Record summary: The RNA shown here (Glycine riboswitch aptamer) has 86 nucleotides and comes from a Pseudomonadota bacterium. NCBI's taxonomy places the organism under Bacteria, Pseudomonadati, Pseudomonadota. The sequence was found by an Rfam model in a public genome assembly. The prediction has a mean pLDDT of 79. Of the family's consensus pairs, 91% are formed in the model.
RNA sequence: ACAACUUGACCGGAGAGUGUCGGAUAACCGACCGCCGAAGGCGCAACCGCCCGGAAACGCUCAGGCAAAUGAACGGAUCAAGUUAC
Numbered sequence: 001a002c003a004a005c006u007u008g009a010c011c012g013g014a015g016a017g018u019g020u021c022g023g024a025u026a027a028c029c030g031a032c033c034g035c036c037g038a039a040g041g042c043g044c045a046a047c048c049g050c051c052c053g054g055a056a057a058c059g060c061u062c063a064g065g066c067a068a069a070u071g072a073a074c075g076g077a078u079c080a081a082g083u084u085a086c
Base pairs, nucleotide, nucleotide: 004083005082006081007080008079009078010076011075012074017033019032020031021030022029023028034066035065036064040062041060042059043058047054048053049052
């Protein structure tokens, strides 16, 4: 200096059964079936590097989730800390 990046705070933030049975009355626990994808994870495409790697909001659904709450990729007028180009 506050351009860029990383992390945190604050705000916004989708989807899918409060399914059935039993426990105990349930939004809790267990079993069974049906679904969702935007924590995470895995796989690959374009593409980028080089002989084998990286790689998405695409695919899978292991995990997670399917009233609310919590969480949530990603985004944002911002604020703080760190790194650092100039």